The RNA shown here (transfer RNA) has 74 nucleotides and comes from Leptidea sinapis. Rfam family: tRNA. From the family's description: Transfer RNA (tRNA) molecules are approximately 80 nucleotides in length. The family's RNA type in Rfam is transfer RNA. Lineage of the source: Eukaryota > Pancrustacea > Allotriocarida > Eumetabola > Leptidea. The sequence is in RNAcentral, with records from Rfam. The prediction has a mean pLDDT of 80.
C1' cells in the first nucleotide's frame, strides 16, 4: 500500500426487491408456581442500526469519505 466481508439492546445474531411501531434467542428485572431454589409459564426495561456526508416522499438496505476488526494479497 490494495482487494474483499464485516460493525445493529449486555453477549450471539436475523433483517429478502428501500416502506408495518428495528426483531429472534441467550441475558437482566419483575409476577405466577416453590418450605427456598432452579425449572416452566407470563409481563417489562434495554437500539439515535460504527461516525459524518449524499440520493430519495421515504434508509439498517443504496451511494461517498473515515474509524475500528477479520481474510488475503503485496
Nucleotide at each position: 500500500g490494495a482487494a474483499c466481508g464485516g460493525u445493529g439492546g449486555g453477549c450471539u445474531c436475523a433483517g429478502u426487491u428501500g416502506g408495518a411501531a428495528a426483531g429472534a434467542g441467550c441475558g437482566c428485572u419483575u409476577g405466577c408456581u416453590u418450605g427456598g431454589a432452579a425449572a416452566g409459564c407470563g409481563a417489562g426495561a434495554g437500539g439515535u442500526c460504527g461516525c459524518g456526508g449524499g440520493u430519495u416522499c421515504g434508509a439498517g438496505u443504496c451511494c461517498c469519505g473515515c474509524a475500528c476488526c477479520g481474510u488475503u494479497c503485496a